[in-house]
Context: one part of a larger RNA
């Protein structure tokens, strides 16, 4: 470095959003930068290589040769890729009908329960544990009625369910917004993926400031266990949990599985949205009693007429599914089938195995990030950010 890799053996950045760059759907035209093809030069000599000679052979020395391939012109090809016009509509968008949802942000409202006050009944206990103590109570506890405060957090519904890029969202209603899927096919034509830097967001805890503090509780007191117990239990109980502004960037930030696109077996379930189910006709298949049109034999006859067949218009009758058109049916529920989401079981195929398996960890392309034996180390050192705590780049020596 070529190569391997990245669910668990080192490695997906927590997630998104975007610059530069990489990469790019189809169609024609014209150009020749890439590319292909010839030709000329030119890459010293020695050395290699080949084929000959010379020294007795070899080493060595000597004469010739040549392929490929690099650079520089010139002439030429136009399929691919490039740039350069015109254009398309599938990808990507914008409008447009709908449509579910704990998606954000704000405000108002609720009722359970919790404590704690204030009043009434009423007394000797209560609490708590493996057993017990501290704790709490004759200044009336606990219980039990009635009243009022007050902070937090929202039972059932509830689900393998739903929404968000992710962190994460659930009491109701309310007003502001952000995104999805679905139809339909009017617009706009490659506008697209990915994204080094950057930038936004980003549990918990944790810092500053000013509220708030009912439970619950790091730290701490104390009671108990122990051999001790700086812990499990148990009685209190400060920071914090909350709420506003602001910092902090970290987690087993997980699906240990980067994002787009495209292909590849089924089969059950959930979730959301649209379509079909009924009639009739057109369509299709079958059959001719009457009635018409043709055509074809056969008999007569050249006015045409009878008879047998075939088609066909009609006109009964049946139709699995598709399509069209007209109508008809309130909603739901069933039933099938499409997309979009979110699960399980599985086959090819992959995997060291375990699994995985149409939201692949499978065949593929294209972009980022990242890993190279364990310690030492996420340490030291610089820098960069932080108010701080620390965070972010991140080695070596030395060992095995």
């Nucleotide at each position: 470095u070529u190569g391997g890799g990245c669910g668990u053996a080192a490695a997906g950045c927590g997630u998104c959003u975007g610059u530069a760059g990489g990469u790019g759907g189809u169609u024609u035209c014209a150009u020749a930068a890439g590319u292909c093809u010839a030709c000329u030069g030119u890459c010293a000599a020695a050395g290699a290589u080949c084929a000959g000679g010379g020294c007795u052979u070899a080493a060595c020395c000597c004469u010739g040769a040549g392929c490929a391939g690099g650079c520089a012109g010139u002439a030429g090809a136009a399929a691919c890729u490039a740039a350069g016009a015109a254009g398309c509509u599938u990808g990507a968008g914008u409008a447009c009908g709908g449509u579910a949802g704990g998606g954000g942000c704000a405000g108002a409202g609720g009722g359970a329960a919790u404590u704690c006050c204030c009043g009434g009944u009423g007394u000797a206990g209560c609490g708590g544990u493996g057993a017990a103590a501290u704790g709490c109570g004759u200044a009336g506890a606990u219980a039990u009625c009635g009243g009022g405060a007050a902070g937090a957090a929202c039972a059932c519904c509830a689900a393998u369910g739903g929404c968000g890029a992710a962190a994460g969202c659930a009491c109701u209603c309310u007003g502001c917004u952000g995104g999805g899927c679905c139809g339909a096919a009017a617009c706009u034509g490659a506008c697209a993926c990915u994204g080094a830097g950057a930038g936004a967001c980003g549990a918990a805890a944790g810092c500053u400031a000013g509220g708030g503090g009912a439970g619950c509780g790091a730290a701490u007191g104390g009671g108990a266990u122990u051999a001790g117990a700086u812990a499990c239990c148990c009685c209190a109980g400060u920071a914090g949990u909350c709420c506003u502004a602001g910092c902090c960037g970290u987690a087993a930030a997980c699906g240990a599985u980067g994002g787009a696109u495209a292909c590849u077996a089924a089969g059950u379930g959930c979730u959301g949205u649209g379509c079909u189910g009924c009639u009739g006709u057109g369509c299709u298949g079958c059959u001719u009693a009457a009635a018409c049109c043709c055509c074809c034999u056969u008999g007569g006859u050249u006015a045409u007429c009878a008879a047998g067949g075939g088609g066909g218009u009609a006109a009964g009758c049946a139709g699995a599914a598709a399509c069209a058109c007209a109508g008809a049916a309130a909603a739901a529920a069933c039933a099938g089938g499409a997309c979009a989401g979110g699960a399980c079981u599985g086959g090819a195929g992959c995997a060291a195995a375990c699994g995985c398996g149409u939201g692949a960890a499978g065949u593929a392309u294209c972009c980022c990030g990242c890993c190279u034996g364990g310690g030492a180390a996420g340490u030291a050192u610089g820098c960069u950010c932080g108010c701080a705590a620390g965070a972010g780049u991140g080695a070596a020596a030395c060992u095995c």
Molecule: small-subunit ribosomal RNA, central domain
Organism: uncultured Actinomycetota bacterium